[in-house]
Notes:
Transfer RNA from Streptomyces rubellomurinus, 72 nucleotides, folded computationally. The prediction has a mean pLDDT of 84. Lineage of the source: Bacteria > Bacillati > Actinomycetes > Kitasatosporales > Streptomyces.
RNA sequence: GCGCGAUUAGCUCAGCGGGAGAGCACUACCUUGACACGGUAGGGGUCACUGGUUCAAUCCCAGUAUCGCGCA
Numbered sequence: 001g002c003g004c005g006a007u008u009a010g011c012u013c014a015g016c017g018g019g020a021g022a023g024c025a026c027u028a029c030c031u032u033g034a035c036a037c038g039g040u041a042g043g044g045g046u047c048a049c050u051g052g053u054u055c056a057a058u059c060c061c062a063g064u065a066u067c068g069c070g071c072a
Base pairs, nucleotide, nucleotide: 001071002070003069004068005067006066007065010024011023012022013021018055026042027041028040029039030038048064049063050062051061052060
């Protein structure tokens, strides 16, 4: 330098055009003498960035950035 893949909650990851989600973690309450387990409720997201397509984009397209793999 070229090609491919990934980027979504604190962490690990779903989500292939119309509602942004799960598990773990966190907070409060219930439970206990206390802790743990368990139960209930709740908070937390400019979906990496910029632009484009579309009535409508996490999703499609182009570019940029970071990381990983391969080739040279």